Model confidence (mean pLDDT): 82 of 100. Transfer RNA from uncultured Ruminococcus sp., 73 nucleotides, folded computationally.
RNA sequence: GCUAAUGUGGCGCAGCCGGUAGCGCAACUGAUUCGUAAUCAGUAGGUCAGGGGUUCGAGUCCCCUCAUUAGCU
Repeated sequence: GCUAAUGUGGCGCAGCCGGUAGCGCAACUGAUUCGUAAUCAGUAGGUCAGGGGUUCGAGUCCCCUCAUUAGCU
């Protein structure tokens, strides 16, 4: 230099063929307990890497950029 994959709450990931962004763990609150842990119930937390485009509507499709990883030279 070229090609491909990946980028989504604090962490690990799902989200199909475009239609209100979810799960597990962690955190917080409450219940239970003499107390802790465990268990149960609930709560909060995301401008979906950034920008632009298409569309009535984009995490999803197209283009550019950035980061990481892999391959080729």
Rfam family: tRNA. Rfam's curators write: Transfer RNA (tRNA) molecules are approximately 80 nucleotides in length. It is annotated as a transfer RNA.